RNA sequence: GGGCAGUUAGCUCAGUUGGUAGAGCACCACGCUUACACCGUGGCUGUCAGGGGUUCGAGUCCCUUACUGCCCA
Numbered sequence: 001g002g003g004c005a006g007u008u009a010g011c012u013c014a015g016u017u018g019g020u021a022g023a024g025c026a027c028c029a030c031g032c033u034u035a036c037a038c039c040g041u042g043g044c045u046g047u048c049a050g051g052g053g054u055u056c057g058a059g060u061c062c063c064u065u066a067c068u069g070c071c072c073a
Base pairs, nucleotide, nucleotide: 001072002071003070004069005068006067007066010025011024012023013022019056027043028042029041030040031039049065050064051063052062053061
C1' cells in the first nucleotide's frame, strides 16, 4: 500500500423486509440473612465510532473519515 471482517449499555453480544433500541452479566434499592454469598422483587444506564447523503422515516441503504483484528504484498 491492497483486500476482508468488525465498531450498538460499564463488560460480552443480539437486532428479521428500513417503522417504539434489546439480552446476559455487572451496578443500585428493597426483601431474605447475625453478617456475607445465594435467591426473590423492582429499578438505572445509549452521540447505535465521527461526518455527510438518500428517505415520510436510518442501528439497518450509499459515500467518506477514524480505530481494532486477520490475510496478501